[in-house]
Context: one part of a larger RNA
RNA sequence: UGUAGGAGAUUUGAGGGGGCCUGUCCUUAGUACGAGAGGACCGGGAUGGACGAACCUCUUGUGUUCCAGCUGUCACGCCAGUGGCAUGGCUGGGUAGCGAAGUUCGGUUGGGAUAAACGCUGAAUGCAUAUAAGCGUGAAGCCUGCCCCAAGACGAGAUCUCCCAAUCCCUUAGGGAUUCAGAAGGCCACAGGUAGACCACCUGUUUGAUAGGCUGGGCGUGUAAGUCCGGUAACGGAUUCAGCUAACCAGUACUAAUCGGCCGUUCGG
Numbered sequence: 001u002g003u004a005g006g007a008g009a010u011u012u013g014a015g016g017g018g019g020c021c022u023g024u025c026c027u028u029a030g031u032a033c034g035a036g037a038g039g040a041c042c043g044g045g046a047u048g049g050a051c052g053a054a055c056c057u058c059u060u061g062u063g064u065u066c067c068a069g070c071u072g073u074c075a076c077g078c079c080a081g082u083g084g085c086a087u088g089g090c091u092g093g094g095u096a097g098c099g100a101a102g103u104u105c106g107g108u109u110g111g112g113a114u115a116a117a118c119g120c121u122g123a124a125u126g127c128a129u130a131u132a133a134g135c136g137u138g139a140a141g142c143c144u145g146c147c148c149c150a151a152g153a154c155g156a157g158a159u160c161u162c163c164c165a166a167u168c169c170c171u172u173a174g175g176g177a178u179u180c181a182g183a184a185g186g187c188c189a190c191a192g193g194u195a196g197a198c199c200a201c202c203u204g205u206u207u208g209a210u211a212g213g214c215u216g217g218g219c220g221u222g223u224a225a226g227u228c229c230g231g232u233a234a235c236g237g238a239u240u241c242a243g244c245u246a247a248c249c250a251g252u253a254c255u256a257a258u259c260g261g262c263c264g265u266u267c268g269g
Stems, first nucleotide, its partner, number of pairs: 001152001005163007015149004021049007033038001051106005059100004066093005071086006110144003117137004164268001165179006185263004189205005210256003213252005220244002226239005
């Protein structure tokens, strides 16, 4: 900007894209077949490989915002306790998130038309002949079926719902003038994240749990500081499964989403 008024939802699917893989084992059955050696079709079941998608319950990695230990040095007057720097100083763990080596799932079944191939009926040609008329079977392949996008599909679709004044004049339909007026809805702005390069998308904006804070819980770390006791001391023990605790889960208006602005019209050739 179009989709012959505007708007909010929900959709159909023309068309397009993705996917399409395969092994081994058991059974049927040591059966059919075969002198034997050997050894099936058809059918049923189990379990894998590679690939792909989603996810984070488990395992594992990261986790420079969490916890603890340790060294050197400087500072807080000293002790104790802390902080800075030293690759995050080093080391041991680790929440959320993200990831795979982890978990779950997928390829199927089915329908249609066929290829090679195999047939039925059957003449030309009294026979024969799958073919000439006619009718079948038949593939990981084709069209569907499965998943995703999709009405700019200009052939622009469909359904539901919502919104859009008064007065006066000429008046048959209808038309004209004036004035107020700004709908439904959307955007800006702001708090943000299930989203994200930006934009977009999604949630919320006091009629509020959107973010922060606080409270409670969870997870993690591993028993804080201070005091007391034992020991000459290093240190150990008790208070104390303590103290601290990010991104997690709830609750709670304490703080911040203030006040607001703009677009969009009047029934539609």
Description: RNAcentral holds the full RNA, with entries from ENA. This is a predicted structure of a 269-nucleotide part of an RNA (large-subunit ribosomal RNA, domain VI) from a Terriglobales bacterium. The organism belongs to Terriglobales, within Bacteria. The coordinates come from a structure-prediction model, not an experiment, and the mean pLDDT is 87.